[in-house]
């Protein structure tokens, strides 16, 4: 930089001791112990693996068989709230805790428009994780 995903899931102990939830605002968590380090445990998102199903097998790549120009072949592809968790990452408060920019709808304000606030929906941005 590109692509995919982000409404699910999973915590105890030891050391230590005040902060943490990316930024800002809100709202939370925290001396009934934050962050960090270590130990053990767990989860199952991605890669890899297994199973099942679908597609493809005209073209391309690999394999198998036959044999040069062939094949009811196998794989490369897709799906599953499937399995497993030994491996590579990751993760284990709250939707990525919510909002921050844009659009739509509704409500409130004397309130039709502008504007402000609130609610709900969609799309971005940013961030995180993985794969390349």
């Nucleotide at each position: 930089c590109u692509c995919a995903u982000c409404g699910a899931g999973a915590g105890g102990g030891a050391c230590u001791g005040a902060g943490g939830g990316a930024a800002c605002g809100g709202c939370c968590c925290g001396u009934c112990g934050a962050a960090g380090u270590c130990c053990c445990g767990g989860c199952a998102a991605c890669c890899a693996c297994c199973a099942c199903g679908a597609a493809c097998c005209u073209c391309c790549c690999g394999c198998c068989g036959g044999a040069u120009g062939c094949g009811u072949g196998c794989g490369g592809u897709c799906g599953u709230g499937g399995g497993a968790a030994c491996g590579g990452u990751g993760c284990c408060a709250a939707u990525u805790c919510c909002g921050u920019c844009c659009c739509a709808u509704g409500g409130c304000g004397a309130g039709a428009g502008c504007c402000g606030c609130c609610a709900c929906g969609g799309g971005g941005a940013a961030g995180a994780u993985g794969a390349g």
The RNA shown here (SAM riboswitch aptamer (S box leader)) has 132 nucleotides and comes from uncultured Nocardioides sp. Its Rfam family is "SAM riboswitch aptamer (S box leader)". About the family: The SAM riboswitch is found upstream of a number of genes which code for proteins involved in methionine or cysteine biosynthesis in Gram-positive bacteria. Its mean pLDDT, the model's own confidence on a scale to 100, is 81.